[in-house]
Context: one part of a larger RNA
RNA sequence: GGCAUAUGGUGGAUGCCUUGGCAUCAAGGGCCGAAGAAGGGCGUGGCAAGGCUGCGAUAAGCCCCGGCGAGCUGUCGAGCAAGCCUAGCCGGGGAUUCCCGAAUGGGGCAACCCGCUCAGGUAAAACCUGGGCACCCCCAGCUGAACACAUAGGCUGGGUGGAGGUAAGCGGGGGAAGUGAAACAUCUCAGUACCCUGAGGAAAAGAAAUUAUUCCCUGAGUAGUGGCGAACGAAAGGGGAAAAGCCUAAACCUGAUAAGCUCAGUGGCGCCGUGGCCUAUGCUUAUCGGGGGUUGUAAGGCAGGCAGGACCGAAUGCGGAAUAGGUCGGGGAGUUAUCAAUCAAGCUUUAGUUGAAGGUCUCUGGAAAGGGCCACCACAGACGGUGAUAGUCCGGUAAAUGAAAGAGGGAGACUUCCUGCCUGUUCUUGAGUACCACGGGACACGAGGAAUCCUGUGGGAAUCCGCCCUGACCACAGGGCAAGGCUAAACACCCUUGAUGACCGAUAGUGAACUAGUACCGUGAGGGAAAGGUGAAAAGUACCCCGGGAGGGGAGUGAAAUAGACCUGAAACCAUAUGCUUACAAGCAGUCAGAGCUCUUCUUCGGAAGGGUGAUGGCGUGCCUAUUGAAGAAUGAGCCGGUGAGUUAAUCUCUGUGGCCGGUUAAGCAACUGAAAUUGCGGAGCCGGAGCGAAAGCGAGUCUGAACAGGGCGAUUUGGUCGCAGGGAUUAGACGCGAAGCCGGGUGAGCUACCCAUGGCCAGGGUGAAGCCUCGAUAGUCUCGAGGUGGAGGUCCGAACCUGUCAGCGUUGCAAAGCUGUUGGAUGAGCUGUGGGUAGGGGUGAAAUGCCAAACGAACUCGGUGAUAGCUCGUUCUCCCCGAAAUGCAUUGAGGUGCAGCCUCAGGUUAUCGUUAAUGGUGGUAGGGCUCUGGAUGGACUAGGUGGGAGAGUAUCCCGUCAACUCCAACCAAACCACGAAUGCCAUUAACCGCAGCCUGGGAGUGAGACUGUGGGGGAUAAACUUCAUAGUCAAGAGGGAAAUAGCCCAGACCAUCAGCUAAGGUCCCCAAGCGCAGGCUAAGUGGGAAAGGAAGUUUGAUUGCCUAGACAGCCAGGAGGUUGGCUCAGAAGCAGCCACCCUUUAAAGAGUGCGUAACAGCUCACUGGUUGAGUGGUCAUGCGCCGAUAAUCCACCGGGGCUUAAGUCUGCCACCGAAGCUAUGGAUUCCAGCUUGCUGGAAUGGUAGGGGAGCGUUCCUUUGGCGGUAAAGUCGUUUCGUGAGAGACGGUGGAGCCAAGGGAAGUGAGAAUGCCGGCAUGAGUAGCGUAAGGUGUGUGAGAAACACAUCCGCCGAAUAUCUAAGGUUUCCUACGGAAGGUUAAUCCGCGUAGGGUUAGUCGGGCCUAAGCCGAGGCCACAAGGCGUAGGCGAUGGACAACGGGUUAUUAUUCCCGUACCGCUAUUGUGGAGGCAGAGGAGGGACACGGAAAGGUAGGCUGAGCGUGCCUAAAGGACAUGGUGCGUCUGUCACGUCAGGCGAUGCCGGGGCAGGGAAACCCACCCCGGAUGUUAAGCGGAACGUGAUGGGAAGUUGCGGGGAGACUCAAGACGAUUCAGCCAGGCCCAUGCCGUCCAGAAAAGCUUCGCUGCCGUUGAAGCAGUAGCGCCCGUACCGCAAACCGACGCUGGUAGAUGGGGGUAAAAGUCCUCAGGCGAUC
Repeated sequence: GGCAUAUGGUGGAUGCCUUGGCAUCAAGGGCCGAAGAAGGGCGUGGCAAGGCUGCGAUAAGCCCCGGCGAGCUGUCGAGCAAGCCUAGCCGGGGAUUCCCGAAUGGGGCAACCCGCUCAGGUAAAACCUGGGCACCCCCAGCUGAACACAUAGGCUGGGUGGAGGUAAGCGGGGGAAGUGAAACAUCUCAGUACCCUGAGGAAAAGAAAUUAUUCCCUGAGUAGUGGCGAACGAAAGGGGAAAAGCCUAAACCUGAUAAGCUCAGUGGCGCCGUGGCCUAUGCUUAUCGGGGGUUGUAAGGCAGGCAGGACCGAAUGCGGAAUAGGUCGGGGAGUUAUCAAUCAAGCUUUAGUUGAAGGUCUCUGGAAAGGGCCACCACAGACGGUGAUAGUCCGGUAAAUGAAAGAGGGAGACUUCCUGCCUGUUCUUGAGUACCACGGGACACGAGGAAUCCUGUGGGAAUCCGCCCUGACCACAGGGCAAGGCUAAACACCCUUGAUGACCGAUAGUGAACUAGUACCGUGAGGGAAAGGUGAAAAGUACCCCGGGAGGGGAGUGAAAUAGACCUGAAACCAUAUGCUUACAAGCAGUCAGAGCUCUUCUUCGGAAGGGUGAUGGCGUGCCUAUUGAAGAAUGAGCCGGUGAGUUAAUCUCUGUGGCCGGUUAAGCAACUGAAAUUGCGGAGCCGGAGCGAAAGCGAGUCUGAACAGGGCGAUUUGGUCGCAGGGAUUAGACGCGAAGCCGGGUGAGCUACCCAUGGCCAGGGUGAAGCCUCGAUAGUCUCGAGGUGGAGGUCCGAACCUGUCAGCGUUGCAAAGCUGUUGGAUGAGCUGUGGGUAGGGGUGAAAUGCCAAACGAACUCGGUGAUAGCUCGUUCUCCCCGAAAUGCAUUGAGGUGCAGCCUCAGGUUAUCGUUAAUGGUGGUAGGGCUCUGGAUGGACUAGGUGGGAGAGUAUCCCGUCAACUCCAACCAAACCACGAAUGCCAUUAACCGCAGCCUGGGAGUGAGACUGUGGGGGAUAAACUUCAUAGUCAAGAGGGAAAUAGCCCAGACCAUCAGCUAAGGUCCCCAAGCGCAGGCUAAGUGGGAAAGGAAGUUUGAUUGCCUAGACAGCCAGGAGGUUGGCUCAGAAGCAGCCACCCUUUAAAGAGUGCGUAACAGCUCACUGGUUGAGUGGUCAUGCGCCGAUAAUCCACCGGGGCUUAAGUCUGCCACCGAAGCUAUGGAUUCCAGCUUGCUGGAAUGGUAGGGGAGCGUUCCUUUGGCGGUAAAGUCGUUUCGUGAGAGACGGUGGAGCCAAGGGAAGUGAGAAUGCCGGCAUGAGUAGCGUAAGGUGUGUGAGAAACACAUCCGCCGAAUAUCUAAGGUUUCCUACGGAAGGUUAAUCCGCGUAGGGUUAGUCGGGCCUAAGCCGAGGCCACAAGGCGUAGGCGAUGGACAACGGGUUAUUAUUCCCGUACCGCUAUUGUGGAGGCAGAGGAGGGACACGGAAAGGUAGGCUGAGCGUGCCUAAAGGACAUGGUGCGUCUGUCACGUCAGGCGAUGCCGGGGCAGGGAAACCCACCCCGGAUGUUAAGCGGAACGUGAUGGGAAGUUGCGGGGAGACUCAAGACGAUUCAGCCAGGCCCAUGCCGUCCAGAAAAGCUUCGCUGCCGUUGAAGCAGUAGCGCCCGUACCGCAAACCGACGCUGGUAGAUGGGGGUAAAAGUCCUCAGGCGAUC
C1' cells in the first nucleotide's frame, strides 16, 4: 500500500411532514384621482438599533355605534419596567392624515429651496399659525386693437370639467422579422409581436337600402381562394344560450328675434255667418325654441268625409257649433336604451350565537386517541387539533338563529305614456351623398368574370312615375329604403370569499413556503439567487473540572442527547482499530483453479460446514457514441447524490376489444347526490344503406359508342356505426438540449470620437524674422552691404504635461495593457478641468472599418422566441420470436428525400417457390479462327514510282531501291467471326423438402459499406487504390486455427456437466497430443522473406566424347632447327603493332597459350614420351540447396527455447490431441404434427438497424382485505426464491405511518447529452504572500519579529510635505473587544460594540447671466411628438461686508478674546426738500495673443547688534574674548512720502437737437465760450517712512493639581523684537505699456435720466448718537490615496494652489538635505 470487518467524521440524498404554491368550479364584486390617487420618502414604541405589520406631529393610534369578552399592551423575539382592565379583539361609520408624487404659487439634482397675498398673534420689523395664488376648457360679467361698429385679445368671478395611475380583457391609429414555401420575389408567418391612443366594468356590435346584434354546437376542412405551390378557408341553413326595442332630421302648426315687402278682389284677427278691425295682429327670408312625425303591405304631412266612454270648456261685437285643451275612467310601460324624480318591505351581505353523545374499567407505553370489555349520539361518521390512529376531549360539523350602522337588491308606492277608418292630390322622407374613373385597403376571395364594404384624387345623380341589392353585366322577377343617433342580456378578463383536486411536496410547486423582486451584478435600461423541519413540552444542560477563549469531560433534563442547535442521516471523500496479504515483479485488475494463515458454528472430538485473506497457475484489449472498421493514439465522462428527453389536443387511418343492428349524439337543458360522481332529455348533425358518368342523367347497372359489340368502373360475395385501448400520419415547439443571426421597442457620449460654452497650464536655455537707428557704397533715405536695436516663429534643446519608438521583464501578472531603460512633441492643428450637444438602418471619424462604458463589418437590453438547424450530441427496466440494407430509378440530388428492392406482423391463397436428375429451348462469352473489318512479318511474283550507268536518243538495255494486286508461310483484335463451349437463363416431367412462394393490409429500417477468390474496366496487367459483375465472410457472428490479427481456413454460441468423437490445425519443451513407422532429399539453420543473373554445391535421369592398343588427374622428362620470319621500330628476337603463318628434325614441339625483359634472357603452356592402372570429360533435363541480399534504440524475416538419417523437407502409413461442431445426460422456451386438453414425437432457439409478443417496478386514484410504539416508511447488512426486470425473511438503525389483491391514471425506470444543481476529491501542504531597512531595550499581555514607548539606523523631500475641488459618506475622537475581515501572528486596525464629535450676517451656495435645457400662447407633424416667442432654469465666468491671536481627545476666518465692516429696524438729535417702488433709456461692467522693462513686496543669503539654551566647565580657583544652536515676527489706525499709468479726441460752462420704438435736465450728435499751457486739472495707484496701539514669540519662571515614583497637567508673570548689504519672483502696480492680426462672452450689482404710482414742510433724503436684529444649506475625516475610479489594504488613473537650502552654466533637471512625513503586514 491492498482486501475485509467494526467504529467515527464530513456531507445532506432518501423517507415522513407542510405554513407555500398550481389548477378548476360556484357566488359576489370590478375602476381610483385636484375632496390630491397609484406609488414612495421620512417619521411614529417606556426600555425600540434593525426588518415586517399598523399608523401619521391626534402617528402599533382618537371618537361614535354594534358584536364578542376575561384578559390585554402586533411580529421576528425572549425579557424588564410601567400600566389598562367600561380594557382588549372583530365589524360598520367618522376625525386626523408630515413631505414627494398629475403635483398645481415659482424653481428644482423627487421627498428640497425661494416667494406673493389675506386674516390672526406681536408696539413693530423679524418670526409663527391658518386660507388662497398652475395650465387648458366651459359659463357669466367687465373691458377692448389694427378699423367706425364689431371681433381678436385682456381682466374678474364661477365649475364634485380635464390632467395622472391601471394586471388581464376590449375599440381605434400605425405595424415587423426569424420562419414556411425543403432556394426565392407574389404568398406565408400575420394584421401576430410591438408602439400609440380611447373607453368601461366589461368593451365592441346591433334593430334591415340584410355581410352582420353577440356567443356555443353543427354545416366543414365543405364551397371557394391560391407562384391553383406552400398554404388560407367561409356562408346560407339547422340545433341552442340570451332576448328588447326605440329616438331624431324633414314636411306641417306655432312662439321669439331681425330684416324686407304689402292700404287688401285675393292676407290676418281659432271655426261658420255678419260687422268691424290690423300696415303689422299680415306675408317672405334667416336663426333659435315648442308641438308634430319616423316608414316600404310605403309612411307621414295637408285637405275632405265617417266614427267617438263621461264631465268641464277659451280670447273680437253679435249669433252658432260635435273645436283646441283639461279632469276622471280604461289600457300599456318603467327608472340600464326607448321621457323622468323620490321613497321603500321582505331578502342578501359586511361582526356573531346555540349546537347531541364515553368510561379515574383493563393492557402496553414517556404519553392512549391503539388492543380488550361494556355503553351512547347521529338532520352531526366533513375537517383540523389534542404527548401514537378520537362520531361521543377541544375547535367545529348537520340544523337553527342574529345587525345599531354601511353596502347590494328591489315587491310595491309612485311616475309617465297611449285615439281610429276611408278618399284625394300638391308637400316631406338625411348630397359633394349614392354612383363612376384612377390608386389602395377590408371581405375566406392574391384583379380575377369580382359583386359587397371603406376611401386618397377627380368627376358627379335621382329624389316615390324614386332609389339600392339579389357575386361582372342586361332583361324579368324577388327583397329592401343608404347617406342621423341610442340600446341591457347571453360572450372576454381580473379580484374577493367559499369549495374541490387519480395537482406539487423544498433541485418539486410561483423567481420567491424563510427579511424576495431581497442580497448581489450593471452608468443605465435591465438581470437576479441561495436559504424549511430539536422536542409532546425548552424541560435549551444549574453546578464541578481543563482551557485566555473557542471547545470539551462529568453531572443534570428528557421516552430518546449518536434528539444539544439539532428529525431520518445514503453516497462520494477523510480517518481509527483488528484479521490476512505485499519489497525479482510487468498490463482492463476480473474470472476459474488454489496452498498457507485466520475467524465462527456444530461435533460422534476423528472432524465437518461456513466466513475473511489470497502465495501460485490458466484465460482475458474498459464503457458509450460514431463507423467499412475502435483496446484504440477518434468522441464523451474527475467522483458521488439529486434532476434530466416520444408528451398533449384536434383530424385521419389501421389493429384489438366491447355495445347495438342501422349506429351515434353535439352544444345545451333537467334531475339526483354528504362528496366524488351519475342518470335522463336533447336526433341538429355525422357515417352507413348504390353505383356509373365531366355533366344532364340513368340506375344493379352505368359510361364510351352507330351498336342489343367490345372494353372501363360497379353489382352478383358481410358488414356498418359508436366508445375504449394500441400502432402510424397531419397540424401544432411535437423526443430533449444547442447556433451564428433577423426584426421591434427602449437604455447608453460618466469610457471614447468630434463639436459648443467657460476657466486653467506650459521650469530653464538657444537661434535671432520684420520694423527702426547709425555707418559705408552711391548723384540719390532708388537700392545694396555692415553694425546696433528689436524679439518673430504650427523655430531649436530640454523638465512638468501629452505621447507610446525600440528592447527586456511580466503573460494563472502589481496590472483584463503594467514596469524599467530608451524614444517623439513640448507657444501650438498644444494639453487639461467643469458644464453641455450628437444614438445604432444612427452618431463621430486629420480615414485605422477606427471609436461609441474592458469583445463593434454594425452597441447594449428586453421582447417576437420554445426563430430555424436536410447538422452534432444525448434518449433511462427485463425476457422471448423473426430479422435487414449499404442496391436501382429520380432529385439545385450526392452525408437528405420519394418510389421500388430487401425485414417484420396480421389476414388470405393454396403447391404456386427452391434443390437435384432427365429432356427441350435460347444465346455468341471463354476458347478457336483470319472469310469479312482492321492491324501486322518474311518470301515469291510482278504492275507502278524512283536513283545510277550504257546508249545519239524521250527508243531500248543493265544494275539498285521502294512496292500495290496476287500467291506461299507464320500472326494479332473490347468495339473482327465462315466456328464455338462450360456455366447461366426459360420451360416440361419426376423425386425430395421447408409455413418455402404469391396476394392484400399495418409498421419499419436501409439507400456511407469493407476485404478475400474469380471475370473485367481505370491506374503503371502500382496501391490495404478506384469502379462494375459474381461468390463468400465481416457488417449484425461468438468458438477453434493462422504467435497476436473485422473481411483468410474450420465451424454458426438456448442453458448446465471435472463425459465421449471429430474439423481446420497439430503431437521435443513452453503447450493438449508421436524425440511415431518406412523410404528419399537438404548442410544452406535452407527450413524461418525476394528477382534478373551467376556457380566443377548436391540428387536423379537422358544424351554424347575419350579409355587396358592404357583414358582423366598427378609425378619424371622433352618442348627443337631454318629464325631475331618479313615489315615497322631507337629496339620488336614466339609474346607493342601489321602481314604471312611455311619448311625441317621429330615420340612431340605454334613463325607460338601465358608470365617476364629496354630488347634479349628466363619460367611456362599447347604437344609428346615415361610412370601409374580404370574409368574420365562435355551437353541437356530435374529435386533440394548457394551467391545476388544494404536502415535507422542490442538480438527482431521460426511466437520463444531449441532442432541436422531432424523437432527441416518429399512420399506412404498408423495412432493421438484438438472447437460453444457432433454425440451423451438433465433442463427451458417457441413452432409444427398427432392424439388429446396436457401429454407424446419432431424441429428450432447468434444477432445491429428494425418489426412483433409477454412481463417487472415507481407515483397517485378506486374497491376489498390487512399491518403498525410488543415499532410503519426510510436506511445499513446477512440470507432465500425467480430465466430476468425483481420479490421475500432475519438482524442493526429509525420513530409514524404503510401494504396486498382486482381495476384505473401517468411529470413512470438514468452511466454518458464538453448536460444542470449541490457536495467532495486531485493537483498540493505545491505556486504564491503584490517595488522598498531595519536593529536593540523596556512595557503590556495567556501568548509579542510586526502593538506602545525609548534609542540607533535607513527612505522621500517639485514629495512619500502642506492646503483644496470632485468623489466617498462616519472611515474622525475616546473606551472596551478579538469570532470573521487584515495575503502570516496580533495584545493592533480604515475590523466589532458603545459613547462622543461638524457651531458662520462677512468662507462657499441661495443675486446675475454663457453654452445648453425647459417652454404660456404660437408654428409644424399618422399618433407618440418636433421646434420655438415671452419667460425661466443653468457656473466652469461676473457681483459681494473680517482680520489677528487663543482654545478641544475630536470644530473653527464658524467657539472665545481684541479690533472692524455690511445690511435692516426703532428712537433721539441735526438737516430743510425731496424720497421710495416698478418697468424703461443711457453709461459702465466689458474682456485676444505675444513681448519687454521699471518700481515694489513675498522669499532667500551674508554680516553686525540684541535676547537666549547648551558645550567648553572632569580632579585647585576663576572665567569668555571661544564654539555651537535658536529667535529677532506681525495686525490696525493717523500723518507724511512716493515709483509708475491714463489724460487736449481731455476738463468746465452755455446753447441747439429730426437719434436712444413714450419722456428726459441723462447719453449720443452739432455749435459757442472759458481755465491751465504740455503737461496740468482730474482719475487711479503698489509700496515705504514716522508715531500710536495690540497680538505672538526663542526662552526664563511656576499659583495650583495628579502620580508610589519617574514624571505630568497647568493659571499667571517676565521676555530681545534693531540695522546694513546682496539676490530676487509665474505675486502687486497692471485688464497698465509696446508689438501683432486671426480682431478677441453675456447679464446683474453700480451711476445717471426722465415716466407712472405712493409718501413727504403735521418735516423727505443725508449725517451723528443710542437700543436692537441678521434666515436656510455645507463645514467631521480621506483627498497622488489602505477611505476616490480600477472586483482587492491592487507598482495603474485623478483638476488646482504653496513648494526652503547647498553642490552642479541655468532650471520645478540631477545628487544631498530643512520643515514635515515614512520604514509599505509574513